[in-house]
């Protein structure tokens, strides 16, 4: 600083745990979690390469990154409906993830 409603599995070692930090919820998990290995696979932040006068496009070769649920949902602010407490949508912040 830019993006975060989209997308993408299988084996193999391993045992109890995971889902950022804390808390409340809600889910995944011995029909094997998180990790480690091997294969693929999405996807396009950076190079490289192609096109274009630029802007951009186009490709997936390399460097990351990712492959359960919207960053799983909500804890601060604002608006609008409902409206007993409160709830629901919308925006916006704060953390957080990658590049």
């Nucleotide at each position: 600083c830019a993006u975060c409603a989209a997308g993408a599995g299988a084996g193999g070692c391993u045992g109890a745990g995971g889902g950022a930090a804390c808390c409340g919820g809600c889910c995944c998990u011995u029909u094997g979690a998180a990790g480690c290995c091997u294969c693929g696979g999405c996807a396009a932040c950076c190079u490289a390469c192609u096109c274009c006068g630029a802007c951009g496009a186009g490709c997936a070769a390399g460097g990351u990154g990712c492959c359960a649920a919207a960053c799983c949902c909500g804890g601060c602010c604002g608006a609008g409906c409902c409206c007993a407490g409160g709830g629901c949508u919308c925006g916006g912040g704060a953390g957080g993830a990658u590049g």
The RNA shown here (SAM riboswitch aptamer (S box leader)) has 99 nucleotides and comes from a soil metagenome. Its Rfam family is "SAM riboswitch aptamer (S box leader)". Gene Ontology term of the family: regulation of gene expression. Its mean pLDDT, the model's own confidence on a scale to 100, is 86.